Context: one part of a larger RNA
Molecule: small-subunit ribosomal RNA, central domain
Organism: uncultured bacterium
RNA sequence: CUGGGCGUAAAGCGCAUGUAGGCGGUUGUGGAAGUCGUGUGUUAAAGCCCCUGGCUCAACUGGGGGAGGUCAUGCGAGACUCCACGGACUCGAGGGCAGCAGAGGCACGUGGAACUCCCGGUGUAGCGGUGGAAUGCGUAGAGAUCGGGAAGAACACCCGUGGCGAAGGCGACGUGCUGGGCUGCAUCUGACGCUGAGAUGCGAAAGUGUGGGGAGCAAACGGGAUUAGAUACCCCGGUAGUCCACACUGUAAACGAUGAACCCUAGGUGUGGGACGGUCAAACGUUCCGUGCCGAAGCCAACGCGUUAAGGGUUCCGCCUGGGGACUAUGAGCGCAAGCUUAAAACUC
Numbered sequence: 001c002u003g004g005g006c007g008u009a010a011a012g013c014g015c016a017u018g019u020a021g022g023c024g025g026u027u028g029u030g031g032a033a034g035u036c037g038u039g040u041g042u043u044a045a046a047g048c049c050c051c052u053g054g055c056u057c058a059a060c061u062g063g064g065g066g067a068g069g070u071c072a073u074g075c076g077a078g079a080c081u082c083c084a085c086g087g088a089c090u091c092g093a094g095g096g097c098a099g100c101a102g103a104g105g106c107a108c109g110u111g112g113a114a115c116u117c118c119c120g121g122u123g124u125a126g127c128g129g130u131g132g133a134a135u136g137c138g139u140a141g142a143g144a145u146c147g148g149g150a151a152g153a154a155c156a157c158c159c160g161u162g163g164c165g166a167a168g169g170c171g172a173c174g175u176g177c178u179g180g181g182c183u184g185c186a187u188c189u190g191a192c193g194c195u196g197a198g199a200u201g202c203g204a205a206a207g208u209g210u211g212g213g214g215a216g217c218a219a220a221c222g223g224g225a226u227u228a229g230a231u232a233c234c235c236c237g238g239u240a241g242u243c244c245a246c247a248c249u250g251u252a253a254a255c256g257a258u259g260a261a262c263c264c265u266a267g268g269u270g271u272g273g274g275a276c277g278g279u280c281a282a283a284c285g286u287u288c289c290g291u292g293c294c295g296a297a298g299c300c301a302a303c304g305c306g307u308u309a310a311g312g313g314u315u316c317c318g319c320c321u322g323g324g325g326a327c328u329a330u331g332a333g334c335g336c337a338a339g340c341u342u343a344a345a346a347c348u349c
Base pairs, nucleotide, nucleotide: 003321004320005319006318007303008302012317014202015201016200017199021195022194023193025089026088027087028085029084030083031082033081034080035077036076037075038074039073040072041071048066049065050064051063052062053061054060092192093189094188095187096185097184098183099182100181104178105177106176107175108174109173110172111155116150117149118148119147120146121145122144126137127136163170164169207248208247209246210245211244212243216242217241221237222236223235224234259316260315261314262313263312264311267294268293269292270291271290272289273288274287275286276285277284298305299304322349323348324347331342332341333340334339
């Protein structure tokens, strides 16, 4: 390389949109590029097959005959692929109409609880903290308690293997703007589809730049303990940061460690959303979409998976190829930086 693989052994890009490309429903007619048949040409020698000769045999080798892929060209076939149609179709896909659920996104506004701080009242010697303490706070009146005020951040209960979103993620309430989904009707378009190298966009936390904000929490840092030591775990403080706006960064155990799409292959049970039937209303039945559990067949090294497949198939993309060296060096691209992406070798087991 081929092959074999990718839930946990190496291996699914964090996610999406989409370019090229690859692949593509039913049917008619035409073409005949692929495909198939056949004729002719070509297919040097050697080689291959058959016959035969020479070395004592064989290998080796001389002679004769034949076959042969590819290619070119003529004729033919028309199943499949392909191409053409100002051909057709509706089940794929999309639109329309009627409904539905939702922490989907963005902006603005509003609310209550709690923490902290400030002011005032009452009031006096402690409070706090721990395994026990101490640092710390407090007679300049703390802690406790009552009233008032300020500010920031987060939204208890509801909350549910509940919902929504492509993923990251999304949770108080109201309003506005806005994306997607599901169901029913079968009204329209008529294959308009799937995947997707590059590319582009989105992308938790931490981090970065400028400006704001700063209640609580809290890297760093200071102090108190513990200890042989304690650059920790525990305690008292505390700055970046956490929050907002704009701009960067582009990573993660970005996980279902499971790429996307379509078709097929027993069921049972719970739950979310809809439709139809049923009922006074329910229960219940049927069906579609989602989300869990248990399990037929089957798969798996086992664990387990099992109509939400890791089962049986098709298409397209990504990725793996012993461990360390190495999520490294170097080069290149990107970034303000931190660093990110791509990614070796020597050597070694």